[in-house]
RNA sequence: GAAAAGCCGUCUGGAGAGCCAUCACCACCGUGAUGCACCGAAGGAGCAAGCCCCCCGGAGAACCGGCGGGUGAAUCUCUCAGGUACCAAGGACAGGGGGAGCGGC
Numbered sequence: 001g002a003a004a005a006g007c008c009g010u011c012u013g014g015a016g017a018g019c020c021a022u023c024a025c026c027a028c029c030g031u032g033a034u035g036c037a038c039c040g041a042a043g044g045a046g047c048a049a050g051c052c053c054c055c056c057g058g059a060g061a062a063c064c065g066g067c068g069g070g071u072g073a074a075u076c077u078c079u080c081a082g083g084u085a086c087c088a089a090g091g092a093c094a095g096g097g098g099g100a101g102c103g104g105c
Stems, first nucleotide, its partner, number of pairs: 007099002010096004018036001020035006037084003043080001044078003050071004055066004
């Protein structure tokens, strides 16, 4: 110096589940509250193997076995939050094309 990954911003694609019931407001569209039923892909929460530590036993450092603790993922699990006709919005994730340089966000 360049590339990859990561970061920033932008464009594109992007699923699931009630056109539920009652009440109130409202000309209508719709909004709010309550209730039951659902979804998981904003966010959030949980943990398996493995590894580390401690104690006990075998048999003696290593090694083997057992209890406990720590660390340790997700598109798994939970369903707090969010969402449940179309439209709109949001949307994990993916692709395109840009930007910054150890600073920043």

Annotation
Glycine riboswitch aptamer from Variovorax terrae, 105 nucleotides, folded computationally. The prediction has a mean pLDDT of 78. RNAcentral holds the sequence, with entries from Rfam. The model forms 90% of the base pairs in the Rfam consensus. Lineage of the source: Bacteria > Betaproteobacteria > Burkholderiales > Comamonadaceae > Variovorax.